[in-house]
RNA sequence: UGACUCAAUGCAAACCGGGGGAGACUCCGGGACGCAAAGCCACGGAUCCCAGCCCUGGAAACAGGGAAGGACAGCCGGGUUACCAGA
Numbered sequence: 001u002g003a004c005u006c007a008a009u010g011c012a013a014a015c016c017g018g019g020g021g022a023g024a025c026u027c028c029g030g031g032a033c034g035c036a037a038a039g040c041c042a043c044g045g046a047u048c049c050c051a052g053c054c055c056u057g058g059a060a061a062c063a064g065g066g067a068a069g070g071a072c073a074g075c076c077g078g079g080u081u082a083c084c085a086g087a
Stems, first nucleotide, its partner, number of pairs: 001085002010035002015030006033074001039080003043077003047071003053066005
C1' cells in the first nucleotide's frame, strides 16, 4: 500500500432454541446475509431505549414533558492493535 485473483486464517446478519434486561439490546448454542479489521475503544455525529427519578394533568389506571442514565463498534467519522499478499 491492497482486498481483483490465489493460498492460509478469522468473524457471523436474518431466523430458531435457551439465559439476562423495564427496554433498546445482550450472552450461549444452532445458522450464514454478508465482512479484509464485521478485532478492540462510546471520543464526535446519527439512530434507538427510557423501568426508576423530577415536573404537569388525572381519583386511579395512565398520558405528556424534562434531567440523568443506557444500547449500538454489522450507521458514519476518529483512536488503537493485528492476519495475508506486495514493495
Overview: The RNA shown here (c-di-GMP-I riboswitch aptamer) has 87 nucleotides and comes from Candidatus Aegiribacteria sp. The organism belongs to Candidatus Aegiribacteria, within Bacteria.